[in-house]
RNA sequence: GCACCCGUAGCUCAGUUGGAUAGAGUACCAGACUACGAAUCUGAUGGUCACACGUUCAAAUCGUGUCGGGUGCG
Numbered sequence: 001g002c003a004c005c006c007g008u009a010g011c012u013c014a015g016u017u018g019g020a021u022a023g024a025g026u027a028c029c030a031g032a033c034u035a036c037g038a039a040u041c042u043g044a045u046g047g048u049c050a051c052a053c054g055u056u057c058a059a060a061u062c063g064u065g066u067c068g069g070g071u072g073c074g
Base pairs, nucleotide, nucleotide: 001073002072003071004070005069006068007067010026011025012024013023019057029043030042031041032040050066051065052064053063054062
């Protein structure tokens, strides 16, 4: 340099047939329980769906470019 894959919550990821309030687990926080913790249960918080532009009535999802990571080839 070229090709392909990936980027969604603090972390690990699902969701890609365009339309759902954008979700799960875990972590953190609060409460219950306990003599106190752990475990368990309940609840809350947490997101520019990497970024920009475009297509569309509507984009995490489609297109183009940029950035970052990975793999292969040279």
Transfer RNA from a Deltaproteobacteria bacterium, 74 nucleotides, folded computationally. Rfam family: tRNA. By type it is a transfer RNA. Rfam describes the family as follows. Transfer RNA (tRNA) molecules are approximately 80 nucleotides in length.